RNA sequence: UGCUUAUCGAGAAAGACUGAGGGAAGGGCCCAACGACGUCUUAGCAACCUGUAGCCAAGGUGCUAACUCCCAUCCCGAUUUAUCGGGAACAGAUGAGCG
Numbered sequence: 001u002g003c004u005u006a007u008c009g010a011g012a013a014a015g016a017c018u019g020a021g022g023g024a025a026g027g028g029c030c031c032a033a034c035g036a037c038g039u040c041u042u043a044g045c046a047a048c049c050u051g052u053a054g055c056c057a058a059g060g061u062g063c064u065a066a067c068u069c070c071c072a073u074c075c076c077g078a079u080u081u082a083u084c085g086g087g088a089a090c091a092g093a094u095g096a097g098c099g
Base pairs, nucleotide, nucleotide: 002098003097004096005095006094007093008092013042014041015040016039017038021031022030023029026071027070028069043064044063045062048060049059050058068091073088074087075086076085077084078083
């Protein structure tokens, strides 16, 4: 980096260092010098895998702003004709398996 498959409306933050962007990408809307993002430490959440007769403990991953923050394409319904609600797809994230 590619393929297959499962899940994605729940849950869970403090400290230190650093210093300007970050939330994938277009639009929107948010977060951010009252220090975001990132790194490290500690803590926590969760239960995909290992573990067990079965649970648990423990371990490997993952996660700890906003539904994957929302929309974007297609279908259905409603309607104040500009929006709203529902479903599907695309894209993405994470786990497990494979090349």

Predicted 3D model of a 99-nucleotide RNA (SAM riboswitch aptamer (S box leader)) from Algoriphagus resistens. It was read from a public genome assembly, where an Rfam model found it. NCBI's taxonomy places the organism under Bacteria, Bacteroidota, Cytophagales, Cyclobacteriaceae, Algoriphagus. It matches the Rfam family "SAM riboswitch aptamer (S box leader)". Rfam's curators write: The SAM riboswitch is found upstream of a number of genes which code for proteins involved in methionine or cysteine biosynthesis in Gram-positive bacteria. Rfam links the family to the GO term regulation of gene expression.